[in-house]
Notes: Predicted 3D model of a 350-nucleotide part of an RNA (small-subunit ribosomal RNA, central domain) from a metagenome. RNAcentral holds the full RNA, with entries from SILVA.
Context: one part of a larger RNA
């Protein structure tokens, strides 16, 4: 050393693709590296253990046996692993046909609403609050009608409904494009799973360049409240919010639950397919697949709860945890324009 764990107690990487590595379906043959069995050699003596003996005993000494993780050579075995080779089709992938979808990118385009501008009508208030005031308004506001400008977001449909690896995606049309799913054959023949490093994507805020700027709104100003009020409330309002090209790389990036495969009683809703029965044709109904919900057998769990979408039972691979604080900090390294990110301690203390 041969641990125990990770939904909520410490602990699943934000997500994917994939290198090395680890692991890997089924049948035959060959080899014999691992593996198993045997033989030989070696594993110094002393020590340790056992038996016997010698000093009056013991310690001590002497003799014998045993023990010795193993190592080398050689012979044999071939179940498993491995290597090589010949096959197989259930894993995986592909062809054909098909329907569903806010999956992604670009271009064009629509109506409602807010704001602003101009014109008409019209007159003294409007707005706001717990109550007010700041604010706007006789230089004609608010209201109302018409015209126009501009930006942003897409009511109803809308649904524990859909799609996407995650972040996320919602008016409409067109073009380009990714994935999943279903059906019947056919094709390749293990091509697979996971994945340290690596690469790519990654909300909001923030940064750089150039645009844009309707609304909302950090900062800021004013009015209130209050003992005070650097707030909550109100009136304004700049970055920002939007676009373009780059950077940043973090979130309660959450299902607080890594990915893949297999096995294990059920009931019920819903989305999208396929088949059957029935029908003039359908709906209702039955079977089945994929997804998404609710409740629950066994089992698990400290409990809560989970329960074929597992937190059940197993296998493979990765990541992570190891008392609280100091601290996700210091120092150093890497990255970044910066903000900062990432990697990551100790003294001390309880």
């Nucleotide at each position: 050393c041969u641990g125990g764990g990770c939904g909520u107690a410490a602990a699943g990487g934000g997500u994917g693709c994939g290198u090395a590595g680890g692991u890997g379906g089924u049948g035959g043959a060959a080899u014999a590296a691992g593996u198993u069995c045997g033989a030989u050699g070696u594993g110094a003596a002393a020590u340790c253990u056992c038996c016997g003996g010698g000093c009056u005993u013991a310690a001590c000494c002497c003799g014998g046996a045993a023990a010795a993780g193993g190592c080398a050579u050689u012979g044999a075995a071939u179940a498993c692993u491995a290597u090589u080779u010949c096959g197989c089709u259930c894993g995986a992938g592909g062809u054909u046909c098909g329907g569903a979808g806010g999956g992604g990118a670009g271009a064009c385009c629509g109506g409602a609403a807010u704001u602003c501008a101009c014109g008409g009508u019209g007159u003294a208030g409007c707005a706001g609050u717990g109550a007010a005031a700041u604010g706007c308004g006789u230089a004609g506001a608010u209201a109302u009608c018409g015209u126009g400008a501009g930006g942003a977001a897409c009511a109803c449909c809308a649904g524990u409904g859909g799609c996407g690896a995650a972040g996320g995606c919602g008016a409409g049309u067109c073009u380009c494009u990714g994935g999943a799913c279903g059906a019947c054959u056919c094709c390749u023949g293990a091509c697979a799973c996971u994945g340290a490093g690596g690469c790519a994507c990654g909300a909001a805020a923030g940064c750089u360049u150039g645009g844009g700027g309707a609304u909302c709104a950090a900062a800021c100003a004013g009015g209130a409240u209050u003992a005070g009020a650097u707030a909550c409330c109100c009136u304004g309002g700049u970055a920002g919010u939007c676009c373009u090209a780059g950077c940043u790389g973090u979130a309660a990036a959450c299902g607080g639950u890594g990915c893949a495969c297999a096995u294990u009683u059920g009931c019920u809703g819903u989305a999208a397919g396929a088949g059957g029965a029935u029908u003039c044709g359908a709906c209702c109904c039955c079977u089945u697949u994929u997804g998404u919900g609710g409740c629950g057998a066994a089992g698990c769990u400290a409990a809560c709860g989970c329960g074929u979408u597992a937190a059940a039972u197993g296998u493979g691979c990765c990541g992570c945890c190891u008392g609280g604080g100091a601290a996700g900090u210091a120092c150093g390294g890497u990255c970044g324009c910066a903000a900062g990110a990432u990697u990551a301690a100790a003294a001390c203390u309880c």